[in-house]
Context: one part of a larger RNA
RNA sequence: UUGGGCAUAAAGCAUCUGUAGGUGGAUUUUAAGUCCACCAUCAAAUCCCAGGGCUCAACCUUAGACAGGUGGUGGAAACUACUAAGAUAGAGUAUGGUAGGGGCAGAGGGAAUUUCUAGUGGAGUAGUGAAAUGUGUAGAGAUCGAAAAGAACACCAACGGUGAAAACACUCUGCUGGGCUGACAUUGACACUGACACUGAGGGAUGAAAUCUAGGGAAGCAAAUAGGAUUAGAUACCCUAGUAGUCCUAACAAUAAACGAUGGAUACUAGGCACUGUGUAUAUCGACCCAUGCAAUGUUGUAGCUAACGCAUUAAGUAUCCUUCCUGGGAAGUACGUUCGCAAGAAUGAAAUCC
Numbered sequence: 001u002u003g004g005g006c007a008u009a010a011a012g013c014a015u016c017u018g019u020a021g022g023u024g025g026a027u028u029u030u031a032a033g034u035c036c037a038c039c040a041u042c043a044a045a046u047c048c049c050a051g052g053g054c055u056c057a058a059c060c061u062u063a064g065a066c067a068g069g070u071g072g073u074g075g076a077a078a079c080u081a082c083u084a085a086g087a088u089a090g091a092g093u094a095u096g097g098u099a100g101g102g103g104c105a106g107a108g109g110g111a112a113u114u115u116c117u118a119g120u121g122g123a124g125u126a127g128u129g130a131a132a133u134g135u136g137u138a139g140a141g142a143u144c145g146a147a148a149a150g151a152a153c154a155c156c157a158a159c160g161g162u163g164a165a166a167a168c169a170c171u172c173u174g175c176u177g178g179g180c181u182g183a184c185a186u187u188g189a190c191a192c193u194g195a196c197a198c199u200g201a202g203g204g205a206u207g208a209a210a211u212c213u214a215g216g217g218a219a220g221c222a223a224a225u226a227g228g229a230u231u232a233g234a235u236a237c238c239c240u241a242g243u244a245g246u247c248c249u250a251a252c253a254a255u256a257a258a259c260g261a262u263g264g265a266u267a268c269u270a271g272g273c274a275c276u277g278u279g280u281a282u283a284u285c286g287a288c289c290c291a292u293g294c295a296a297u298g299u300u301g302u303a304g305c306u307a308a309c310g311c312a313u314u315a316a317g318u319a320u321c322c323u324u325c326c327u328g329g330g331a332a333g334u335a336c337g338u339u340c341g342c343a344a345g346a347a348u349g350a351a352a353u354c355c
């Protein structure tokens, strides 16, 4: 390489968008690929095969063929392709309805915490397995008023919802992205575009926490650090303090067990139970229930698959298309080089000795 694979053994990019490329629904057209028939040609020798000649053989010689190439003529039209044309089942637009912690910005709120301040009060308090450091007669802790600040939003709350993922929850307002669902039947009524699709090397965008840069902010918590304990020691676990940080604005960074450890799309393949959104029908005063369609989320389970565990219409089943990646272990996600970055580092990414 071929092949075989990628939930857990090596292997699905963190997620989306999209260029080239690859692949692509139904009908008609043409006949380039494709298939069939015939004709011409592919020097001789060689090879294969049948016969003949050297006493045999090697050798020499005669005839022939398979397979295939090229060109021409005539046909076929299933498949690929081409040409345009019309269509609507894929895809999309418009319109009606609808659910939502989707995003951005602004405004408002209460509980708690800490600080500060006024009173009451008068000896402890805090902390632990037990203590001590700490704090307190310069009046603490407790209790009750006034004030300030920052951060997070109890209950509702769910096996629930939204988002491409990261993620998103106090309340209200403004702007805004996406999703889902309906137009069925009929005798009459409901639109438009018409394959515009799928995937996607490079490219682009977003991307938790921590870190970095500049300026703010700083209540609580808390790496580092200090002290007290524990201990043989204790650079820890426990306690008292406590700085970066956590928060906001702007700019970087680009990584996570970024996980469903499961790439995307389409079609098909038993059911049961639950739940979210919505449509229809039935019912009703109105609603629920019951039945059923579409979309989403769970649980259990048959066939099938799997090394097993398990998966099982949200597949790890049955098929097709596109794509990332893997190829014994270690050295090693290291070295070197390159690109990016303020840096920290990120991305790409070996080899030798060894087993």
Stems, first nucleotide, its partner, number of pairs: 003327003008308001012323001014206004021199003027085002030081001032080002034076009048064001050062004090196001091193003095182004102176007109153001113149003117145001119143002124135002161168002213250004220246002225241004263322006271300004276295005304311002328355002337348004